[in-house]
RNA sequence: UUCAAAGUAGCUCAGCGAUGGAGCAAUCGGCUGUUAACCGAUCAGUCGCAGGUUCGAUUCCUGCCUUUGGAG
Numbered sequence: 001u002u003c004a005a006a007g008u009a010g011c012u013c014a015g016c017g018a019u020g021g022a023g024c025a026a027u028c029g030g031c032u033g034u035u036a037a038c039c040g041a042u043c044a045g046u047c048g049c050a051g052g053u054u055c056g057a058u059u060c061c062u063g064c065c066u067u068u069g070g071a072g
Stems, first nucleotide, its partner, number of pairs: 001071007010024004026042005048064005
């Protein structure tokens, strides 16, 4: 330089046009003589950034940024 993949909650990942979910973590409560475990609730995210298409975009298109891999 070029090609490809990825970027979504504190972390790991789903969702691939019709208002964003799970597990773990955190907080509070229940249970227990206490802790752990278990159970319940809460907390959570302008979906990397900027445009475009669309009635409607996390999702499709373009550019940029970051990370990873391949080629040179």